RNA sequence: UCCGAGAAAAGGCAAUACCGGGGAAACCCCGGUUGCGCAAAGUCAUGGGCCUAAAGCUGAACUGAGUCAUGGCAGCCAGACUACCGAC
Numbered sequence: 001u002c003c004g005a006g007a008a009a010a011g012g013c014a015a016u017a018c019c020g021g022g023g024a025a026a027c028c029c030c031g032g033u034u035g036c037g038c039a040a041a042g043u044c045a046u047g048g049g050c051c052u053a054a055a056g057c058u059g060a061a062c063u064g065a066g067u068c069a070u071g072g073c074a075g076c077c078a079g080a081c082u083a084c085c086g087a088c
Stems, first nucleotide, its partner, number of pairs: 006085001012038002017033006036075001042081003046078003049073003056067003
C1' cells in the first nucleotide's frame, strides 16, 4: 500500500409514539423531541411484492360501489451503482 473478518473507537442513520406542517389518500412525505433497531437502515421504483385511489373509466342514482398509478414504500425480497472506520 492492497484485500476485508465485523472486534473497538469516532462519526452516521432513525422504527414507534407525541407535536406542528404538506397531501385526495397511503404501512405517504417534511421539521422538532424520543431512540426499536441498522455495517450499507446510502442512492436508484429496473423485476416481484405491499399501501393508497385523486383524475379517468364502468355501473349506479344522491353520493355510496368497482376498476385503474400517473401517487407512494429502498427499514419486504432481488438487481444496479457508490461509500466511512478497520484489530487479528